[in-house]
Context: one part of a larger RNA
């Protein structure tokens, strides 16, 4: 992992609601007793309980009562009457209460044959090295001291086996081993190692202390019990079909992943009138916008300049001046969620009309939800960041399949009862992959731009279209030939300054076809080259500015690379217009079902049921409601079975389905049907349990 078996809303009591049944202003017995055909039996038993009357804390009073001084007022009642006892089902409470699951807590015991420490009594430590004290001798001293040689054999001394340990590395890691093997290493006469017997026990022991050890278990051992501890947590929770169908919000919470009430779902009832949409009419309002000499505040420039600063004058006052600050006023411009002289659209309220037809309201039973998410729009927050976060309105996903977007919960189209080799369309498409136009017309693009999704500021004689404007056969623009001069080296400045470092200037005047007191290059300064300007040559268009379209650079990411791919250039790209077709579970057509409802007919145990025709409907998680299938056992009725029951293995067949029937074969003794009843009543999941493979 698979197969088989087992495996989870039960039972009791008490409430409550619905349905069914009995009796009804009443209903009903409990324990117990008697009888008995022995069974959910019959009879007795009225004690008790609920209801028929309430009010008050109570005494108590009573259709009233309480409060109160009150006969006032007020509260709760009365006046309309239905209850009660059982059965079944839903649900709640109390119990283990749908099942499995802690870590823990407490009680009583069992453990020191492992290990920690201690007590008693025994045992063990090859070999080698070093050479303390003491002693002897000699030297030495006044005597000691001291020195040398020898002797001696000390030490938590040294090296190193046994023994004890466990430093390093490798192997081992379903091991040879639930801690080892090999290598290397530490101690090895000591606070050493070790045998035997004994002691200390669980909030206790023991600990040269690591929270270590206390029998492979230790921040509180193990065993049994309290015990089915508790678990707002996780997981699991078993047949079918039909109808409806949510929520992820508000308030509160030692509350935030829980719960209560409300909201939203479902089922049943109720009554008379609601609900929704559209239109018209009548309203309230202060948002968007706008505005501000209409307030509050903020605010740029100008004019004026209260007041102040600075300067000047003066002994001081009075004065005067100002490239300073600046109130108020005026002109121009312009801002605001907590500004408003104004002010929409929507939305909201009401009335009327039309449409719809129970969608609204309320009572009762049962819930689930109370982690939401994306997108669009209006906002807060953030960086006008986020697949961010917090609100609001809508929508979809959630709980929604189908077609399109290559793929893609929520983007576009569109809401799937079932069947089939019918048709029309939506979004989106029509060269091939791939269903349908290599469609029509007119343009643009040359970048493979593009062909559905990334790109900007800025740059650029790309190209197309348009607008305005200048020059031009009295000859433009470009090219070529020639000129481009004189006063003068203008003045100043300067070492120099001569068109060309810089400053000044009525930057003039003359000769001219034309020529600046000079547009650049250049020189130390000149020189030189060139331009403006002019003539000739040539012979038709040449410039400037703005607007729009498509292209272009800017352009940078990890597979060599890609529009989904192939590929495509008067496109299969872009723009505009037109036309045909394809395209979905949409719509229509055909057949068949479900549910609800209308009409008609038949029938009825008056609740309803059946048939025909029409209309609408039938996605669905949590969840509510309805109708069924199967399993085991019991009762009643009639049955089947050695001429072959159950069970096994096939085939055919009915039913929307759970499932039913027939038949063949195997098997060899019991079994099913109808109607009722009762449940140990349905497995694919729980790291489920047991067995097998």
């Nucleotide at each position: 992992g698979c197969c088989u078996a087992c495996g989870a809303g039960u039972u009791a009591a008490u409430g409550u609601c619905a349905c069914u049944a009995g009796c009804a202003a009443g209903g009903u017995u409990a324990a117990g007793c008697a009888c008995u055909u022995c069974a959910g039996g019959u009879g007795c038993g009225g004690a008790g309980c609920c209801g028929u009357a309430g009010c008050g804390a109570a005494a108590g009073c009573g259709a009233g009562u309480c409060u109160u001084a009150a006969u006032a007022g007020g509260g709760c009642g009365u006046a309309a009457u239905a209850g009660u006892u059982a059965g079944u089902g839903g649900u709640a409470u109390u119990a283990g209460a749908c099942g499995c699951g802690a870590a823990a807590c407490c009680u009583a015991g069992u453990g020191a044959u492992c290990u920690a420490c201690c007590c008693a009594u025994g045992g063990g430590c090859a070999g080698g090295u070093u050479g303390a004290a003491g002693c002897u001798u000699u030297g030495g001293u006044a005597a000691c001291a001291c020195a040398a040689a020898g002797u001696g054999g000390a030490g938590g001394a040294c090296c190193g086996a046994a023994c004890c340990g466990g430093u390093u590395g490798a192997c081992g890691u379903u091991g040879a081993a639930a801690a080892g093997u090999c290598u290397u290493c530490g101690g090895a006469u000591g606070a050493c190692c070790u045998g035997u017997g004994g002691g200390u026990a669980g909030g206790g022991g023991u600990g040269a202390a690591a929270g270590g050890c206390u029998a492979a278990u230790c921040a509180a051992a193990c065993u049994a019990g309290g015990a089915g501890a508790u678990a707002g947590c996780u997981c699991g929770u078993a047949c079918u079909c039909c109808c409806c169908g949510a929520a992820a919000u508000g308030c509160a919470u030692u509350u935030a992943g829980g719960u209560g009430c409300a909201g939203c779902g479902u089922u049943a009832g109720c009554a008379a009138a609601a609900g929704u949409a559209u239109a018209a009419u009548a309203g309230a309002g202060g948002u968007a916008g706008a505005g501000c000499u209409a307030c509050u505040g903020a605010u740029a420039g100008g004019a004026u300049g209260c007041g102040g600063g600075g300067g000047u004058u003066u002994c001081a006052c009075c004065g005067c001046c100002u490239a300073c600050c600046a109130a108020g006023u005026c002109c121009u411009g312009a801002c605001a969620a907590a500004c408003u002289c104004c002010g929409a659209a929507u939305g909201c309220u009401a009335u009327u009309a039309u449409a719809u037809g129970u969608u609204a309201g309320u009572u009762a039973g049962c819930a689930g939800u109370g982690a939401g998410g994306g997108c669009a729009u209006g906002g807060g927050u953030g960086c006008u960041a986020a697949g961010g976060u917090c609100c609001a309105u809508g929508u979809c996903c959630g709980a929604g399949a189908g077609g399109g977007a290559a793929a893609c919960a929520a983007c576009c189209c569109a809401g799937a009862g079932c069947a089939a080799c019918c048709g029309c369309u939506a979004a989106g498409g029509u060269c091939c992959c791939c269903a349908a136009g290599u469609g029509u017309a007119u343009a643009c693009u040359a970048a493979g731009u593009u062909g559905a999704u990334c790109a900007a500021a800025c740059g650029a004689g790309g190209u197309u279209a348009g607008a305005u404007u200048g020059c031009c056969u009295a000859g433009a623009c470009a090219g070529c030939u020639a000129g481009g001069a004189u006063g003068u080296u203008g003045g100043c400045u300067u070492g120099g300054a001569a068109g060309c470092a810089g400053c000044c200037a009525u930057u003039c005047a003359u000769u001219u076809a034309a020529a600046g007191a000079g547009u650049g290059c250049g020189u130390a300064a000149c020189a030189g080259c060139u331009c403006a300007c002019u003539a000739g040559u040539c012979g038709a268009g040449c410039g400037a500015u703005c607007u729009a379209g498509c292209a272009u650079g800017g352009a940078u990411a990890a597979u060599a690379a890609u529009c989904g791919g192939g590929c495509a250039u008067a496109a299969a790209g872009u723009a505009u217009a037109c036309u045909a077709c394809c395209g979905a579970a949409g719509c229509g057509a055909u057949g068949c079902a479900c549910u609800u409802u209308u009409a008609u007919a038949c029938u009825u145990u008056c609740g309803g049921g059946u048939a025909u025709a029409g209309a609408a409907u039938u996605g669905g998680u949590a969840g509510g409601g309805g109708a069924g299938c199967a399993u085991u056992c019991u009762g009643u009725u009639a049955g089947c079975g050695g001429c072959g029951a159950a069970g096994g293995a096939g085939u055919c067949u009915g039913g929307u389905g759970a499932u039913g029937g027939a038949u063949u074969u195997u098997g060899g003794a019991g079994c099913g049907a109808a109607c009722a009843g009762a449940a140990a009543a349905g497995a694919a999941a729980a790291u489920g349990u047991a067995g097998g493979c």

The part of an RNA shown here (large-subunit ribosomal RNA, domain II) has 693 nucleotides and comes from Metaphycus flavus. The coordinates come from a structure-prediction model, not an experiment, and the mean pLDDT is 84. The source organism's lineage runs through Eukaryota, Opisthokonta, Allotriocarida, Eumetabola and Metaphycus. RNAcentral holds the full RNA, with entries from SILVA. It matches the Rfam family "Bacterial large subunit ribosomal RNA". Gene Ontology terms of the family: structural constituent of ribosome and ribosome.